Record summary:
SAM riboswitch aptamer (S box leader) from a soil metagenome, 98 nucleotides, folded computationally. Rfam family: SAM riboswitch aptamer (S box leader). Rfam links the family to the GO term regulation of gene expression. The sequence is in RNAcentral, with records from MGnify.
RNA sequence: UUAUCGAGAGUGGCUGAGGGAACAGGCCCGACGACGCCACAGCAACCUGGUCCUUGAACCAAGGUGCUAAGUCCUGCCCGUUUAGACGGGACAGAUAA
Repeated sequence: UUAUCGAGAGUGGCUGAGGGAACAGGCCCGACGACGCCACAGCAACCUGGUCCUUGAACCAAGGUGCUAAGUCCUGCCCGUUUAGACGGGACAGAUAA
């Protein structure tokens, strides 16, 4: 810089108090052991490899990454709808790939 972010996929071992990126508010997970690390398993298909008299928004594989609570957990800024509650769109920030 470009593309995507409403889907999908967990067990065991170690550890031991916080964790969900940062700040704030909320909400949630957590001694029935979260978070993290390791192993194995799995998901997906961006890159990669292959198939085709179909060349594709195609299909197959799974080597490089990534991922496996909740929409990127939700909101924060702008715009619109609305009496309000709330809803929709966009931006910012972030994540992943190339």